[in-house]
Context: one part of a larger RNA
């Protein structure tokens, strides 16, 4: 100087407490351990591995296993030699395919009158290619974590023999080493904050594919007028044209700064209250992660040193495996019901995606789906039905009209191919489960909880995962004694 302490002081954080909902019990999904296996490819392993790499394992992927094949090789560059029935196309035949085999057909470019020479290609050979082989404890790059915690340093000066100290400590204050005051320090850098984009209010500009307040025309239905038809008037709806008021879209601005008032404070920084305001003291939520720590993770994204391999640890192919199953754990989904379940009717979104694509109307099918073909390269058309909510009816507390696992049968779709091993539909079947021990997790507001919608990957899908979007929409926080983590000061130390 650090680190540590079941030392002290001050302070913070869903850290505890106060609340709400879960996990741990059940079934299933998924990952992992273990076991098994010819193989169950590899990596990740307290927090910081375990719905993680994987934003898609039937083949491919694929790295694993078995079997069959190839050897200058699936791919790159160079050298030497050969080569005209050459390159290329490639029939029989063997084969699961790869591969082998080779009948038959049969070329190109440049120089040159020609002979011929050169090139491309091919063959043989040599250098070499190749390796998801090893080492993340040789590395780059990227990432996790402490932690969006408020810290980490430097120049000059001063102090100290020196390691070092000071500054950065102190009094206040803040979300903050944020700011004020003081001070042998004075300044500065990386962090904090701000600058960036988004949401919330207003203004201006613009007005199609968006909008429809007002106006006009056409039209449908009802009422009115009439004995009746016609007609007139009114109400509601649709279409068109004006129109850009509104909504919206997307470009530019305004706006919030403790600016104003009161009060506390040291007359400071700042705190408390108030006014105005769409918004108030960091307005909400993002991107952004200092010096460093863990020889943390990744040589299987890519790059790369060294080592190893070279008729194999390379390459191709078929089939299998990664999907096994006594068991153990993590993360989830669905439930155990009446604030519920079932049936019918009826509202209200946002954000996305779409041309080898999204697919309307209409028809067939109980349905998955099939036929059909309009529109759309999209503010135009389509996916598209939002669901919970609301209204009406049924169920009457039961292993049930709860729950849906499992199994049987019949089908649909994708794809060369659904046996190992796909998703979905229908009929039948109807298991465990009546709220979960010890223990443990998330969350402070448009949050938790709950409801649906979309997207990436993708032929299809194991998505209940992940990443987004909107609807409905709470409870609680006395407080900091205690548990966990962290910051500053100080103290002790057989530690470095």
């Nucleotide at each position: 100087u650090g680190a540590c302490g079941g030392g002290g002081g001050c302070c913070c954080g869903c850290a505890c407490a106060a609340g709400c909902g879960g996990u741990g019990g059940a079934a299933c999904a998924u990952g992992u351990g273990g076991u098994u296996u010819a193989a169950u490819u590899c990596g990740a392993u307290g927090c910081u591995a375990c719905g993680c790499g994987a934003a898609g394992a039937a083949c491919c992927u694929u790295a694993c296993c078995a079997a069959g094949g190839c050897u200058u090789g699936a791919c790159a560059u160079g050298c030497u030699a050969g080569u005209g029935g050459u390159a290329g196309u490639g029939a029989a035949c063997c084969g699961a395919a790869a591969g082998g085999g080779g009948a038959a057909c049969g070329a190109c470019c440049c120089c040159g009158c020609a002979a011929g020479g050169g090139g491309a290609g091919c063959u043989a050979g040599c250098a070499c290619a190749g390796g998801u082989g090893c080492u993340a404890c040789a590395u780059g790059g990227c990432u996790g974590u402490c932690g969006u915690c408020a810290g980490c340093u430097c120049g000059u000066g001063u102090c100290g023999u020196g390691a070092g100290a000071u500054g950065u400590u102190g009094g206040g204050u803040u979300a903050a080493g944020u700011c004020c005051c003081g001070c042998a320090a004075c300044g500065a850098g990386c962090g904090c904050a701000a600058c960036c984009a988004u949401c919330g209010u207003c203004c201006u500009u613009a007005g199609u594919u968006g909008c429809c307040a007002u106006u006009a025309g056409c039209u449908u239905a009802g009422a009115u007028u009439u004995u009746g038809u016609u007609u007139u008037u009114c109400u509601a709806g649709g279409c068109u044209a004006a129109g850009c008021a509104c909504u919206c879209u997307a470009a530019g601005g305004a706006g919030a700064c403790u600016g104003c008032c009161c009060u506390g404070g040291a007359u400071a920084a700042c705190g408390g209250g108030g006014a105005g305001g769409a918004a108030g003291g960091u307005g909400g939520a993002g991107a952004c992660g200092a010096c460093g720590u863990c020889a943390a993770g990744u040589c299987c994204g890519u790059a790369u040193g060294g080592c190893c391999u070279u008729u194999a640890u390379g390459c191709c192919u078929u089939g299998g495996g990664c999907u096994a199953c006594a068991c153990a754990c993590g993360u989830g989904u669905u439930a155990c019901a009446a604030u519920g379940c079932c049936u019918g009717c009826u509202a209200c979104a946002a954000a996305g995606g779409g041309u080898u694509g999204c697919c309307a109307a209409c028809c067939c099918g109980c349905a998955a789906g099939g036929g059909g073909g309009a529109g759309c390269u999209a503010a135009u058309c389509c996916c598209a039905a939002a669901a919970a909510a609301g209204c009406a009816g049924g169920c009457c507390c039961a292993g049930u009209u709860c729950a849906g696992a499992u199994u049987a049968g019949a089908g649909u779709c994708u794809g060369c191919a659904a046996u190992u091993c796909g998703a979905c539909u229908c009929u039948a079947u109807g298991a465990a489960g009546c709220c979960g021990g010890a223990a443990u997790c998330g969350c402070u507001a448009g949050u938790a909880a709950u409801g649906g919608c979309g997207g990436a990957u993708c032929a299809g899908c194991u998505a209940c995962g992940c990443c987004g979007c909107c609807g409905u929409g709470a409870a609680u926080a006395c407080g900091u004694u205690c548990c966990c983590g962290g910051g500053c000061c100080u103290u002790g130390u057989a530690c470095a």
Small-subunit ribosomal RNA, 3' major domain from Candidatus Ghiorseimicrobium undicola, 496 nucleotides, folded computationally. Its mean pLDDT, the model's own confidence on a scale to 100, is 83. Its Rfam family is "Bacterial small subunit ribosomal RNA". NCBI's taxonomy places the organism under Bacteria, Pseudomonadati, Candidatus Omnitrophota, Candidatus Ghiorseimicrobium.